[in-house]
RNA sequence: ACACCUUUAGCUCAGUAGGUUCAGAGCAUUUGCCUUACAAGCAAAGGGUCGCUAGUUCGAAUCUAGCAAGGUGUA
Numbered sequence: 001a002c003a004c005c006u007u008u009a010g011c012u013c014a015g016u017a018g019g020u021u022c023a024g025a026g027c028a029u030u031u032g033c034c035u036u037a038c039a040a041g042c043a044a045a046g047g048g049u050c051g052c053u054a055g056u057u058c059g060a061a062u063c064u065a066g067c068a069a070g071g072u073g074u075a
Base pairs, nucleotide, nucleotide: 001074002073003072004071005070006069007068010027011026012025013024019058029045030044031043032042033041051067052066053065054064055063
């Protein structure tokens, strides 16, 4: 330099041939129950406008372009 992959909650990830108020799971955190107490267990809650900016569309986490970050390969 070129090609490809990835970017979604504090962490690890799912969801991608666009569709109704579907943005979810596990872990973590907080609260309650339980316990003499702690742990474990049970229940609930908070937390993300899906890397950023534009575009297409009635409608975008999902499609397109550019940029950014990380990774792999080739030279």

Predicted 3D model of a 75-nucleotide RNA (transfer RNA) from an Actinomycetota bacterium. Model confidence (mean pLDDT): 81 of 100. Taxonomically the source falls in Actinomycetota (Bacteria, Bacillati). The RNAcentral record of the sequence draws on ENA.